The RNA shown here (c-di-GMP-I riboswitch aptamer) has 76 nucleotides and comes from a Candidatus Bipolaricaulota bacterium. Lineage of the source: Bacteria > Bacteria candidate phyla > Candidatus Bipolaricaulota. Model confidence (mean pLDDT): 88 of 100.
RNA sequence: UUGUGAUAAGGGCAAACCGAGGGCGACCUCGGGACGCAAAGCUACGGGUCUCACGUUAGACAGCCGAGUUGCCGCA
Numbered sequence: 001u002u003g004u005g006a007u008a009a010g011g012g013c014a015a016a017c018c019g020a021g022g023g024c025g026a027c028c029u030c031g032g033g034a035c036g037c038a039a040a041g042c043u044a045c046g047g048g049u050c051u052c053a054c055g056u057u058a059g060a061c062a063g064c065c066g067a068g069u070u071g072c073c074g075c076a
Base pairs, nucleotide, nucleotide: 002076003075004074005073012037013036017032018031019030020029021028022027035063041069042068043067045066046065047064048061049060050059051058052055
């Protein structure tokens, strides 16, 4: 550097649900909580799904799939 994720080590994130708050809404933030995750880190670029005051430039989802980019450790 590339591939890979058995065995470890140190750890990390956090579904559903509940509480408080924001938003027309999808949903988001914080706290609790763990279903799970080797990128369940980040990016709305492509597809997809969802929302609405249906748009001039509308918005949401990265834990739906793909892609890009960054990264710990082990093995080869």